[in-house]
Molecule: RNase P RNA; transfer RNA
Organism: bacterium
RNA sequence: AAAGUAGUCCAGGCGGCCGCGUCCCGAUUCGUCGGGAUGAGGAAAGUCCGAACUCCACAGGGCAGGGCGCUUCGUAACGCGAAGGGGAGGUGACUCCCGGAAAGUGCCACAGAAACAUACAGCCGAUGGUCUCGAUUCGUCGGGAUACAGGCGAAGGUGCAAGGGUGAGGUAAGAGCUCACCGUUCCGGCAGCGAUGUCGGAAGCCAGGUAAACCCCGCCCGGAGCAAGACCAAAUAUGUCCCGCUUUGAGAGCGGCCCGCUCGAAUUCCCGAUUUGUCGGGAUGGCGGGACGGGUAGGUCGCUUGAACCCGAUGGCGACAUCGGGUCCAGAUAAAUGGUCGCCUCCCCCGAUUCUUCGGGGAAGACAGAAUUCGGCUUACCGGGCUACUUUGGAU
RNA sequence: GGGCGAUUAGCUCAGAUGGUUAGAGUACUUGCUUGACAUGCAAGGAGUCACUGGUUCAAUUCCAGUAUCGCCCACCA
Numbered sequence: 001a002a003a004g005u006a007g008u009c010c011a012g013g014c015g016g017c018c019g020c021g022u023c024c025c026g027a028u029u030c031g032u033c034g035g036g037a038u039g040a041g042g043a044a045a046g047u048c049c050g051a052a053c054u055c056c057a058c059a060g061g062g063c064a065g066g067g068c069g070c071u072u073c074g075u076a077a078c079g080c081g082a083a084g085g086g087g088a089g090g091u092g093a094c095u096c097c098c099g100g101a102a103a104g105u106g107c108c109a110c111a112g113a114a115a116c117a118u119a120c121a122g123c124c125g126a127u128g129g130u131c132u133c134g135a136u137u138c139g140u141c142g143g144g145a146u147a148c149a150g151g152c153g154a155a156g157g158u159g160c161a162a163g164g165g166u167g168a169g170g171u172a173a174g175a176g177c178u179c180a181c182c183g184u185u186c187c188g189g190c191a192g193c194g195a196u197g198u199c200g201g202a203a204g205c206c207a208g209g210u211a212a213a214c215c216c217c218g219c220c221c222g223g224a225g226c227a228a229g230a231c232c233a234a235a236u237a238u239g240u241c242c243c244g245c246u247u248u249g250a251g252a253g254c255g256g257c258c259c260g261c262u263c264g265a266a267u268u269c270c271c272g273a274u275u276u277g278u279c280g281g282g283a284u285g286g287c288g289g290g291a292c293g294g295g296u297a298g299g300u301c302g303c304u305u306g307a308a309c310c311c312g313a314u315g316g317c318g319a320c321a322u323c324g325g326g327u328c329c330a331g332a333u334a335a336a337u338g339g340u341c342g343c344c345u346c347c348c349c350c351g352a353u354u355c356u357u358c359g360g361g362g363a364a365g366a367c368a369g370a371a372u373u374c375g376g377c378u379u380a381c382c383g384g385g386c387u388a389c390u391u392u393g394g395a396u
Numbered sequence: 397g398g399g400c401g402a403u404u405a406g407c408u409c410a411g412a413u414g415g416u417u418a419g420a421g422u423a424c425u426u427g428c429u430u431g432a433c434a435u436g437c438a439a440g441g442a443g444u445c446a447c448u449g450g451u452u453c454a455a456u457u458c459c460a461g462u463a464u465c466g467c468c469c470a471c472c473a
Stems, first nucleotide, its partner, number of pairs: 001392010012344007020039008041367001045378002048376005053225004060259004065221005070084005085098005099216002104214002106210003116163001120156001122152003127149002129146007164182006183205001184203008229301004239292008251263003268283006294472003308327008345364001347362006397469007406422004415453001424440005446462005
């Protein structure tokens, strides 16, 4: 210098004029006016996770359902973060992935003999059978043929995948059949909190893939959400239809189900039966659920001091924690946080040039915008700065 | 603001347990029928299964992210 890797920061500055929201002070003819303070983001976004807070009972038990998944820490909590382990990729800085397929079930199209245990083509025919030749002490023995029983799973082809790999021995032919090395699994020692690593021994290895298929193991999860919820005010028809219950049990809390707990309504009349204690049915009224219809679309609180931010010290490899000091930093409700001008600064283009300056012009650029509040993740993004590191080339 | 759902041919919709060529109606094109149309009959074309990644031998289907569209949620008696 070029090409990269990881992380982090910024998201123009100052001033003039006009304008907007909130709060405070003052004035007021109560309509407003004047002054002061303050006023968007790194993602305020997606609503994907985790919480706070509120209501449902103080949030119960079981099943079902959902989520997460190497280890150990951090944290209020997390699917987040830090450090580490193993595997894969990269020359490297570095990046990506992560329980169990040896509990069981399902699936693995086409091709292929076979997709979980099989034989298409093929090899052999040691052993047994059949035929034949020779020998014979007539009991059998030896040679050859056949491919009948049978043995085999190496090599071939197929496929994403054919079940340890390489080499040697061995065999009738072969094969972990045997051996050496490598891989795998198990056991033990040592190191480590642990994932795991390493050393030694054993097992010839029947154990193919898929769990973002069912499932198993471990851990976690009650539901709804600030339109939660509390209070005040205003207006209308305790209206119509259907269903359930009505003194034990409809319904509510309670959610997909069960258990358990708590709450839970009002009677009067008529008919029938009767053991005269009551029981059954109906009507009226009451309670509850569903559908439709009616009214209001106003205000206050919740609402911003919080697992908050900044600085320093200490502990820790680190995420982070503890202590001390300081600060108050939007709260709108159809929704404010803006517009314009000048200078500086940054960037781009053109021209000149003593080659790093001058002159002219353009331009402030992206993504986007609070709505109960935090911690994360993900996604979008003009341009620029800084730190650490890697590879290649050059100079000293 | 909060909570759900959908996206497949020009349009309206199917589809399955992941597997050989994704279907139906309608619309469109061509031919026949008619003097000419309509109707009818026959044949045909038309698909980035919204997009981008991942899991898998294999994805329209399973899992994430993005985009677009749609639905519901106030209070009182």